[in-house]
RNA sequence: GCCCGAGUGCUGAAAUCGGUAGACAGCCCUGACUUAAAAUCAGGUGGUCGUAAGGCCGUGUGGGUUCGAUUCCCACCUCGGGCA
Numbered sequence: 001g002c003c004c005g006a007g008u009g010c011u012g013a014a015a016u017c018g019g020u021a022g023a024c025a026g027c028c029c030u031g032a033c034u035u036a037a038a039a040u041c042a043g044g045u046g047g048u049c050g051u052a053a054g055g056c057c058g059u060g061u062g063g064g065u066u067c068g069a070u071u072c073c074c075a076c077c078u079c080g081g082g083c084a
Stems, first nucleotide, its partner, number of pairs: 001083007010026003019067001028044005046057004060076005
């Protein structure tokens, strides 16, 4: 230099013939159980505004296509692999 793959939460990750982002698990929080704790069980858990209902933002970064993009296209960044 060329080619291929990956990048989503606090962590591991799911969702891709374009149509409710974050399922599921861990961590963490609350509750039950216990004399107390562990284990177990139940509920919650992206950020932000809000008393709440709800709103807005958010899939490595910046653009583009589209009514609509994690998904398609372009450029770039980072990591991994291959070729030279």